RNA sequence: GAUUUAUAAAGAUCGAGGUGAGAGACAGGCUCUGUGACCCUCUAGCAACCCCAAGAUCAAGGGCAAUACAAAAUGAUCGAGGUAGGUGCUAAAUCCUGAAUCCGGAAAAGUUUCGGAUGAAUAUAAAUU
Numbered sequence: 001g002a003u004u005u006a007u008a009a010a011g012a013u014c015g016a017g018g019u020g021a022g023a024g025a026c027a028g029g030c031u032c033u034g035u036g037a038c039c040c041u042c043u044a045g046c047a048a049c050c051c052c053a054a055g056a057u058c059a060a061g062g063g064c065a066a067u068a069c070a071a072a073a074u075g076a077u078c079g080a081g082g083u084a085g086g087u088g089c090u091a092a093a094u095c096c097u098g099a100a101u102c103c104g105g106a107a108a109a110g111u112u113u114c115g116g117a118u119g120a121a122u123a124u125a126a127a128u129u
Base pairs, nucleotide, nucleotide: 001129002128003127004126005125006124007123008122015042016041017040018039022032023031024030026098027097028096029095044090045089046088049086050085051082052081055078056077057076058075059074063069094121100118101117102116103115104114105113106112107111
């Protein structure tokens, strides 16, 4: 870099130091920014993807002559809860809208516009490559 799956209207630094001009992915809008943004280091925090985990269900297997039954261990799925560790995140809904398809409304004449759903794009995690 690519693919798959999941999530993205909740939450979290008016902190310290460094640097010094753009930043919010892209386009349009709108916003933040020398009263120092963005970024880097530290500090503090949020969340719970990985992680830990009481427990639940199922499967095969096991015991028995067989059935009832069913402990430990194994595998799969779910999982109250936890936060030591690996990531992530801490302006604004992913800041808003977006390619395309479908549904509904309006004007009007075959186009325009408004609303909604799916979705595209983007970001993050986990797995594979």